[in-house]
RNA sequence: CGUGAGGUAGAGCAGUGGUUGCUCGUCGGGCUCAUAACCCGAAGGUUGUAAGUUCAAAUCUUGCCCUCGCAA
Numbered sequence: 001c002g003u004g005a006g007g008u009a010g011a012g013c014a015g016u017g018g019u020u021g022c023u024c025g026u027c028g029g030g031c032u033c034a035u036a037a038c039c040c041g042a043a044g045g046u047u048g049u050a051a052g053u054u055c056a057a058a059u060c061u062u063g064c065c066c067u068c069g070c071a072a
Base pairs, nucleotide, nucleotide: 002070003069004068005067006066007065010024011023012022013021018055026042027041028040029039030038048064049063050062051061052060
């Protein structure tokens, strides 16, 4: 240099054009003599970045950045 996959909450991952969600974790409460477990609730998202298409973009298109793989 060529080529493929990926980037979404603190962590791991869903979400193929119309409300951004699940598990774990964190915080508050309940239960308990107490802790764990269990139950209820809450916080936390410029959806890597910049533009384009569209009434509407995490989703489609293009550039760039980053991570992993293949070939050389």